A computed fold for a 90-nucleotide RNA from a Burkholderiales bacterium, annotated as c-di-GMP-I riboswitch aptamer. The coordinates come from a structure-prediction model, not an experiment, and the mean pLDDT is 88. Taxonomically the source falls in Burkholderiales (Bacteria, Pseudomonadati, Pseudomonadota, Betaproteobacteria). Rfam family: c-di-GMP-I riboswitch aptamer. Rfam links the family to the GO term cyclic-di-GMP binding.
């Protein structure tokens, strides 16, 4: 280098739940937890999935509410891709 994770050492990371905290939601971060993960490290390129503040289109007389669309928000612990890196085997 390239391919692999049975078994080791020294470890890492943390899913529900719950307590604070940000957010219009999704969801994020900090504290607890531990259900898992050899990239469960980092990146939203493709693919999907979730949200809809705000913008659009319509309804409803108004005021103000409502129904549908929307990413530009969001998930790396959904699949692919990419890029880096421990220890051990072949």
């Nucleotide at each position: 280098g390239u391919c692999u994770g049975a078994a080791a050492a020294g470890g890492g990371c943390a899913a529900a739940c719950c307590c604070g905290g940000c957010g219009a939601a999704a969801g994020c971060c900090g504290g607890g937890g531990g259900c898992g993960c050899a990239a469960a490290g980092u990146c939203a390129c493709c693919g999907g999935u979730c949200u809809a503040c705000c913008g659009g289109a319509c309804c409803c007389a108004a005021a103000g509410g409502g129904u549908c669309c929307c990413a530009c928000g969001a998930c790396a612990g959904c699949g692919g891709g990419a890029u880096u890196g421990c220890c051990g085997g072949a």